[in-house]
Transfer RNA from a compost metagenome, 76 nucleotides, folded computationally.

């Protein structure tokens, strides 16, 4: 330097045009035990990477930045 994939909760991920984003691990509270673990129940926790764009309506398309990953060139 070209070509592709990804980026959503603290952490793995789902959701791929429509009200008002899932879970599962972790945290917090409670139950259950002499007690701790397990195990059952509930809470909280998201500006969906960032500006634009398209539309009635964007997390979902489309274009550009940034961040990672992979491949091919380059160089040696």
């Nucleotide at each position: 330097u070209g070509c592709g994939g990804c980026a959503u909760a603290g952490c793995u991920c789902a959701g791929c045009g429509g009200u008002a984003g899932u879970a599962g691990c972790g945290a917090c509270g409670g139950g259950c035990u002499c007690a701790u673990a397990a195990c059952c129940c509930g809470u909280a926790g998201g500006u969906c990477g960032g500006u634009g764009g398209u539309u009635c309506g964007a997390u979902u398309c489309c274009a550009c930045c940034u961040g990672c990953c992979g491949c091919a060139a380059c160089c040696a």
Its Rfam family is "tRNA".
Model confidence (mean pLDDT): 82 of 100.
RNAcentral holds the sequence, with entries from ENA.